Predicted 3D model of a 480-nucleotide part of an RNA (small-subunit ribosomal RNA, 3' major domain) from Paradesulfitobacterium aromaticivorans UKTL.
Rfam family: Bacterial small subunit ribosomal RNA. Rfam links the family to the GO terms structural constituent of ribosome and ribosome.
[in-house]
Context: one part of a larger RNA
RNA sequence: UGACGGGGGCCCGCACAAGCGGUGGAGCAUGUGGUUUAAUUCGACGCAACGCGAAGAACCUUACCAGGGCUUGACAUCCACAGGAUCCCGUGGAAACAUGGGAGUGCCCCGAAAGGGGAACUGUGAGACAGGUGGUGCAUGGUUGUCGUCAGCUCGUGUCGUGAGAUGUUGGGUUAAGUCCCGCAACGAGCGCAACCCCUAUCUUUAGUUGCUAACAUGAAAGAUGAGCACUCUAGAGAGACUGCCGGUGACAAACCGGAGGAAGGUGGGGAUGACGUCAAAUCAUCAUGCCCCUUAUGUUCUGGGCUACACACGUGCUACAAUGGCCGGUACAGACGGACGCGAAGCCGCGAGGUGAAGCAAAUCCGAGAAAGCCGGUCUCAGUUCGGAUUGUUCUCUGCAACUCGAGAGCAUGAAGUCGGAAUCGCUAGUAAUCGCAGGUCAGCACACUGCGGUGAAUACGUUCCCGGGCCUUGUACA
Numbered sequence: 001u002g003a004c005g006g007g008g009g010c011c012c013g014c015a016c017a018a019g020c021g022g023u024g025g026a027g028c029a030u031g032u033g034g035u036u037u038a039a040u041u042c043g044a045c046g047c048a049a050c051g052c053g054a055a056g057a058a059c060c061u062u063a064c065c066a067g068g069g070c071u072u073g074a075c076a077u078c079c080a081c082a083g084g085a086u087c088c089c090g091u092g093g094a095a096a097c098a099u100g101g102g103a104g105u106g107c108c109c110c111g112a113a114a115g116g117g118g119a120a121c122u123g124u125g126a127g128a129c130a131g132g133u134g135g136u137g138c139a140u141g142g143u144u145g146u147c148g149u150c151a152g153c154u155c156g157u158g159u160c161g162u163g164a165g166a167u168g169u170u171g172g173g174u175u176a177a178g179u180c181c182c183g184c185a186a187c188g189a190g191c192g193c194a195a196c197c198c199c200u201a202u203c204u205u206u207a208g209u210u211g212c213u214a215a216c217a218u219g220a221a222a223g224a225u226g227a228g229c230a231c232u233c234u235a236g237a238g239a240g241a242c243u244g245c246c247g248g249u250g251a252c253a254a255a256c257c258g259g260a261g262g263a264a265g266g267u268g269g270g271g272a273u274g275a276c277g278u279c280a281a282a283u284c285a286u287c288a289u290g291c292c293c294c295u296u297a298u299g300u301u302c303u304g305g306g307c308u309a310c311a312c313a314c315g316u317g318c319u320a321c322a323a324u325g326g327c328c329g330g331u332a333c334a335g336a337c338g339g340a341c342g343c344g345a346a347g348c349c350g351c352g353a354g355g356u357g358a359a360g361c362a363a364a365u366c367c368g369a370g371a372a373a374g375c376c377g378g379u380c381u382c383a384g385u386u387c388g389g390a391u392u393g394u395u396c397u398c399u400g401c402a403a404c405u406c407g408a409g410a411g412c413a414u415g416a417a418g419u420c421g422g423a424a425u426c427g428c429u430a431g432u433a434a435u436c437g438c439a440g441g442u443c444a445g446c447a448c449a450c451u452g453c454g455g456u457g458a459a460u461a462c463g464u465u466c467c468c469g470g471g472c473c474u475u476g477u478a479c480a
Stems, first nucleotide, its partner, number of pairs: 001480002003477003007474007015464002019428005026319008034310002042053002064305007073129001077128002079125005086103007107118004131294002134292003140288002142283003145279001147277001152191006158167003171182003197271004202239007211229002216226003242265001245259005321421001325380007337368003342361002347356003387418001392413007434456007
């Protein structure tokens, strides 16, 4: 000087408390451990691994296993020789591949033609080399997590100290903040904080193939049409919030408390933004890369299998256990997003998944598209039930070369556990929690996951003694 203390002081955070809803019990989904296996590829392991890499394992993916093949190779550059670029058919085979037959003369240059040369492509041969998701993240770059959006981390000059170092950065106030004010052997400065950026809340203006009947006309009705940009909206430009104003407190300061005006008030709400560093944290399997290793194999190709196994254990979710509910009928209101190898309407067929059909739409115009909870009416009457839907049987649908291992969906039948969950434990302070649906990426198909979007919409916070984490000052130390 740090680090640590079941030392002290001050302060903060959904840290506790006050509340609301969960997890832990059930069934299922998913990840992990373990076990099993020919293989169940690999990585991630307290917080900060475990719906994580994976924004989607039937083949492919695929890295694993079994078997069949190849050895200058599936991929790159160079050399030589041959050729007919490409397409079709057959035989063997699981395919890869091997082998046979047929069609066919393209591009550029020279040339009248014959012919020659070249580019691209194919085959053969030789070697330089390729290749490796093989090892080492404790050799590395890059990227990322974490403490933590915590308020800190430093430097120059000066001063003090033999020196390590100190001072500044401590102190008195204040703040979300090393934020600001005052004081002070310090005076300044940098990286952080804040602001500058984006979205959102109000208004003005510009613009009108969305919106409006607001005014007129047509129309049975529908912005449907004429007409019009007032309003809504869309998206460009601006305005607006700064403790600016008033009162009080305060050291006459910084600031705090209350108020006015205002759509918004003291950082308005949300996002992006992550200082010096810590964890030899994670990643050699995104990529790059040193060294080591393999080179008829640790490379490469194909078929099939596996990653989907199942006495068990854990994490994360979904659905429930019901009456604030289930079922039936009627009826209302979003936002955001996607669409051409695409979205696909109306109509018709089917109980349904779906089929058919083809209008319209490169989209404020058409389509996905019915939002759901809600509201109105009816029924069920507390039961393992008209709760719950696992499991199983069967018949079908769709995607796809192909749904046996191993897809999703529909109909009928079946109708398991489960009556609110031990110890323990998690999230959340407002348009939040809870609850309800919608969309997107991935994607041929497959979502209870993820990322977004809107609808309905709470309760509680006395307080900081205690648990956890953190900041500043101080004290002890046999630790560095």
Annotation
NCBI's taxonomy places the organism under Bacteria, Bacillati, Eubacteriales, Paradesulfitobacterium, Paradesulfitobacterium aromaticivorans.